[in-house]
């Protein structure tokens, strides 16, 4: 000077927001279909609430 490994602090988990848990990374994450045009589901990795959306009934 270079790797590697390890702890901390962090950072992701396809559309918003918290609370548990749970995987993962110093890049990991950024859905599926289609040749393109264009299409097609969902607010969660999961579990709850909350918001936004659809859908159906009642007042």
């Nucleotide at each position: 000077u270079c790797a590697a490994c390890u702890g901390c602090c962090g950072g992701g988990c396809a559309u918003g927001g918290a609370g548990u848990c749970g995987c993962c990374c110093u890049a990991u994450c950024u859905g599926c279909c289609g040749a393109a045009a264009g299409g097609c589901u969902g607010a969660u990795g999961a579990c709850u609430c909350c918001u936004a959306c659809c859908g159906c009934g009642u007042a």